[in-house]
Molecule: transfer RNA
Organism: Clostridia bacterium
RNA sequence: GCACCCGUAGCGCAACUGGAUAGAGCAUCAGAUUCCGAUUCUGAAGGUUGUAGGUUCAAAUCCUGUCGGGUGCG
Numbered sequence: 001g002c003a004c005c006c007g008u009a010g011c012g013c014a015a016c017u018g019g020a021u022a023g024a025g026c027a028u029c030a031g032a033u034u035c036c037g038a039u040u041c042u043g044a045a046g047g048u049u050g051u052a053g054g055u056u057c058a059a060a061u062c063c064u065g066u067c068g069g070g071u072g073c074g
Stems, first nucleotide, its partner, number of pairs: 001073007010026002013023001019057001028044005050066005
């Protein structure tokens, strides 16, 4: 340099190949339980889907540029 894959919550991941308000787990916070903790149970908060544009009535999903990571080839 060329080709392919990945990037979604603090962390590791889903989202049926475009359609309802983007979800669940761990972690965090609050409450219940306890003499106090741990465990368990209930609830809450947390997202510009790497980024900038485009297509569409509608985009995490399709197209283009760009950034970061990985694999292969030279």